[in-house]
Parts: sequence; C1' cells; structure tokens
RNA sequence: ACUGACAAAGGCAAACCCAUCGAAAGGUGGGGACGCAAAGCUUCCGGUCUACGGGAUAUUCCUAAGGCAGCGGGGUUACCAGAG
Repeated sequence: ACUGACAAAGGCAAACCCAUCGAAAGGUGGGGACGCAAAGCUUCCGGUCUACGGGAUAUUCCUAAGGCAGCGGGGUUACCAGAG
C1' cells in the first nucleotide's frame, strides 16, 4: 500500500432537554448517547430541507439565497490496531 475484529489507546455524538442565534431549514454552547473506522475537513456532483425576500396563470406553485458532510458520490488530511 491494503484491511477494520463482538478486540483496542484516544475520539466524535442521534433523539430528547436547557440556553442562544436565525424568517425558516438549521447553527452554536451545555446536558445526554442512538450510533460512527473518517460521524475529521470540503457544497465539486447528485439528492433533500427551508423560502424572510423576489416572481407567477396565486389559499398554491416557482425561485435568488440559505441549510443538511450523521443521504450518497468525489476531493483532501489523519489516529489506533492488524498486516507487510
């Protein structure tokens, strides 16, 4: 290189609750653990969510834009163990 075991140093942390920011999706901090071998980082591709604002043939639809990296793929960096 490669592989990731009912093992293992160390790590992350879903739902839910509290605080806070946001129009929302959702983010951040604390508590909490369902899980994770990249559940580190990155919107490049697909998917999906929101729609304050903008638009339309208007009780709905579209969209600038913004999210989700724990939806999948790509890119990139790395710990431990096995192995060589």

The RNA shown here (c-di-GMP-I-GGC riboswitch aptamer) has 84 nucleotides and comes from a Woeseiaceae bacterium. Of the family's consensus pairs, 95% are formed in the model. The sequence was found by an Rfam model in a public genome assembly. The prediction has a mean pLDDT of 87.